[in-house]
């Protein structure tokens, strides 16, 4: 890189360095950002996929948070392709996590 399988409208920020550009990616809108983008680093949190610990109908449900991830602006900002009653909880592609395989 590539596959499989599940999630994806909930949730959760402050410092410190630094110094102009972000929101994945093309096109368009929208919105954040010198009252400090990006990146690094500390701390903190939040979720509950790995996992821990109980019951039992053994593959479910509760609680749990040490450790491995991840996440902490806005729905994956939203729209593009399809269907359509013409709509922000329809599907899909893509993209994002995570577990497994190769």
């Nucleotide at each position: 890189a590539u596959g499989u399988u599940a999630u994806c409208a909930a949730g959760a920020a402050a410092g410190g360095c630094a110094g102009a550009g972000g929101g994945a990616u093309u096109a368009g809108a929208c919105c954040c950002a010198a009252u400090g983008a990006a990146g690094c680093c500390u701390u903190a949190g939040c979720a509950a996929c790995c996992c821990u610990u109980u019951a039992c109908c053994c593959g479910u449900a509760a609680a749990g948070a040490a450790g491995g991830u991840g996440c902490u602006a806005a729905a994956u900002u939203c729209u593009a392709c399809c269907c359509u009653u013409u709509a922000u909880c329809g599907g899909a592609u893509a993209g994002a996590u995570a577990a497994c395989g190769a």
Overview:
A computed fold for a 102-nucleotide RNA, annotated as SAM riboswitch aptamer (S box leader). The sequence was found by an Rfam model in a public genome assembly. Model confidence (mean pLDDT): 81 of 100. It matches the Rfam family "SAM riboswitch aptamer (S box leader)". About the family: The SAM riboswitch is found upstream of a number of genes which code for proteins involved in methionine or cysteine biosynthesis in Gram-positive bacteria. The SAM riboswitch acts at the level of transcription termination control.